A computed fold for a 74-nucleotide RNA from a Thermoplasmata archaeon, annotated as transfer RNA.
Taxonomically the source falls in Thermoplasmata (Archaea, Methanobacteriati, Thermoplasmatota).
RNAcentral holds the sequence, with entries from ENA.
[in-house]
RNA sequence: GAGCCUAUGGUCUAGCUGGUUAUGACGCCGCCUUCACACGGCGGAGAUCUCCAGUUCAAAUCUGGAUAGGCUCA
Repeated sequence: GAGCCUAUGGUCUAGCUGGUUAUGACGCCGCCUUCACACGGCGGAGAUCUCCAGUUCAAAUCUGGAUAGGCUCA
């Protein structure tokens, strides 16, 4: 220098053939349970989806660019 892949709550992750309030697990907080803790049950907070622009009635999803990480080639 060229090509390909990845980026979604604190962590990991589903959703990527555009359309309901972005899914689940762990973790966190509260309540129930217990003499107490743990386990268990119920509920809650937490991401406007890496950034900018475009297309569209509508974008996590499509298009272009940028940034970061990974792989391959030279």